About this RNA
Model confidence (mean pLDDT): 86 of 100. Small-subunit ribosomal RNA, 5' domain from a metagenome, 473 nucleotides, folded computationally.
Context: one part of a larger RNA
RNA sequence: GAACGAACGCUGGCGGCAGGCCUAACACAUGCAAGUCGAGCGCUCACUUCGGUGGGAGCGGCGAACGGGUUAGUAACGCGUGGGAACAUACCCUUCUCUAAGGAAUAGCCACUGGAAACGGUGAGUAAUACCUUAUACGCCCUUCGGGGGAAAGAUUUAUCGGAGAAGGAUUGGCCCGCGUUAGAUUAGAUAGUUGGUGGAGUAAUGGCCUACCAAGUCUACGAUCUAUAGCUGGUUUUAGAGGAUGAUCAGCAACGCUGGGACUGAGACACGGCCCAGACUCCUACGGGAGGCAGCAGUGGGGUAUAUUGCACAAUGGAGGAAACUCUGAUGCAGCAACGCCGCGCGGAGGUUGACGCAUUUCGGUGUGUAAACUCCUUUUAUAUGGGAAGAUAAUGACGGUACCAUAUGAAUAAGCACCGGCUAACUCCGUGCCAGCAGCCGCGGUAAUACGGAGGGUGCAAGCGUUACUC
Numbered sequence: 001g002a003a004c005g006a007a008c009g010c011u012g013g014c015g016g017c018a019g020g021c022c023u024a025a026c027a028c029a030u031g032c033a034a035g036u037c038g039a040g041c042g043c044u045c046a047c048u049u050c051g052g053u054g055g056g057a058g059c060g061g062c063g064a065a066c067g068g069g070u071u072a073g074u075a076a077c078g079c080g081u082g083g084g085a086a087c088a089u090a091c092c093c094u095u096c097u098c099u100a101a102g103g104a105a106u107a108g109c110c111a112c113u114g115g116a117a118a119c120g121g122u123g124a125g126u127a128a129u130a131c132c133u134u135a136u137a138c139g140c141c142c143u144u145c146g147g148g149g150g151a152a153a154g155a156u157u158u159a160u161c162g163g164a165g166a167a168g169g170a171u172u173g174g175c176c177c178g179c180g181u182u183a184g185a186u187u188a189g190a191u192a193g194u195u196g197g198u199g200g201a202g203u204a205a206u207g208g209c210c211u212a213c214c215a216a217g218u219c220u221a222c223g224a225u226c227u228a229u230a231g232c233u234g235g236u237u238u239u240a241g242a243g244g245a246u247g248a249u250c251a252g253c254a255a256c257g258c259u260g261g262g263a264c265u266g267a268g269a270c271a272c273g274g275c276c277c278a279g280a281c282u283c284c285u286a287c288g289g290g291a292g293g294c295a296g297c298a299g300u301g302g303g304g305u306a307u308a309u310u311g312c313a314c315a316a317u318g319g320a321g322g323a324a325a326c327u328c329u330g331a332u333g334c335a336g337c338a339a340c341g342c343c344g345c346g347c348g349g350a351g352g353u354u355g356a357c358g359c360a361u362u363u364c365g366g367u368g369u370g371u372a373a374a375c376u377c378c379u380u381u382u383a384u385a386u387g388g389g390a391a392g393a394u395a396a397u398g399a400c401g402g403u404a405c406c407a408u409a410u411g412a413a414u415a416a417g418c419a420c421c422g423g424c425u426a427a428c429u430c431c432g433u434g435c436c437a438g439c440a441g442c443c444g445c446g447g448u449a450a451u452a453c454g455g456a457g458g459g460u461g462c463a464a465g466c467g468u469u470a471c472u473c
Base pairs, nucleotide, nucleotide: 001473002472006469007468008467009466010465013345014344015343016342017341020337021303026301027300028299030298031297032296035062036061037060040059041058043056044055045054046053047052069256070255071254078181079180080179081178082177083176084175087173088172092169093168094167095166096165097164098163099162100134101133102132103131110123111122112121113120114119140149141148142147154161155160156159182228183227184226189219190218191217194216195215196214197213198212199211200210231253232252233251234250235246236245237244238243258279259278260277261276262275281292282291283290284289309335311334312333313332317331318329319328320327321326348378349377350376351375358369359368360367361366383410384409385408386407387406388405392400417462418461419460420459421458422443423442424441428457429456430455431454432453438445439444
């Protein structure tokens, strides 16, 4: 000098754009953050102009594995980069074929009933695109090549939306490998599923991934193992560059979701707002038993030098469901708070004296503040008031917002501070103090004339900021 997710002190007019718990992955009151579909199904309630309309719980489908948060763990094929073969892929696109015949249940509802509650139990009985048989099989799977196995679902009304099988595509993901990826040797040996093989199990798939048997290997001074630290990258910052430091915001990937473990469902999870078990903690209880998980958005306590509103809207963009209308969406778009940062603008302009008052100083003559003020003439960015008033939306639909912006009126009116002045380093005098009080980044000032302490006048620098501190180059 530059930089900052900064903090602190003094000060503070406006706007635009960005960013705002770096600490306790500490605990959380309250509200909201994932629903949707009646063009899959039966039932039920209300209204009715008897045409219908609207609501409710339930079965069923799709979604809830996305989006949003955090960085605890992880030194690892986790990430980055470049390759690979033994895989899967709902919704989407293309092509071919099919969509036939039946059946038994069950929730809701009703009756009885247990429990404080959470939540249930028994009986009767009902529907489906829920479930199960049978048929069929171009292509599909298995095969000892003889053969064997395996599917579907309808709805509304005449044209659509669907359903099943197969092939291909697209997309997304799983797996493997080369290279790169912090420090310590005051960590030198580590390893028995360990290393390899064969047969099997398992998986969508390869593989000690698992298992039985066999062999005795495998890694390591080019640093294994152990310990400490750490999410990685694109980037950011500094720099002429090399290099160093860093990994907030934005984007990609990974991991996690009170702690530990586990599977279920599903195309996809071993699942933040799903389930089960154990643990710690909190809450309810009729003591028998139950409920919960903000590292979602706000917000609270706590910690801390320190970090915001329990806001508005789905108008736009995007997402889920739906044929659609539409519904949901703390994603997102906006607004609020704080000079936290960057950028822009303003706090007036011109004239005005051999120079007012005051203040400071003085060799007492004067000198400085100083065209500075007063005064005269202007201007109106900003401010205030009034009126108009968008784009963002393609037919309709605008939270922002009567916002931005424009016009008119008023009147210099509403708007300057902070640090420094011994040298480095731009800027000097007086008074007070007297090695005291104090200053200080380094050198160093202060013991009676201190340009270095404190005050004043003056000056220098930057300016809605200025200084200090911390951290990095």
The RNAcentral record of the full RNA draws on SILVA.